Predicted 3D model of a 70-nucleotide RNA (c-di-GMP-I riboswitch aptamer) from a soil metagenome. Of the family's consensus pairs, 94% are formed in the model.
[in-house]
RNA sequence: AAAAGGCAAACCGAUCGCGAGGUCGGGACGCAAAGUCUAGGAGCUCGAAAGAGCCUGCCAGGCUACCGAA
Repeated sequence: AAAAGGCAAACCGAUCGCGAGGUCGGGACGCAAAGUCUAGGAGCUCGAAAGAGCCUGCCAGGCUACCGAA
C1' cells in the first nucleotide's frame, strides 16, 4: 500500500441515579489505540459549607495490542 475486522458522538427507546451521568438496544459524527488502568490538570453535578461524586470521545501518565510492502 491493499484487504479484513474493531469501537461508536449526537439523537431515539428502556432502565438506574436528586444530579453530573451509568447500563442495554437502535443509530453513525467520528476514532489507528475512541483497547485497558489511574481522577494529576481542565470541565461538570449535588451541597450553605465542609465535603461527596461524575467524566478518559478535553489534556496528561502507566500497561497491552490487530493487518502490514520495504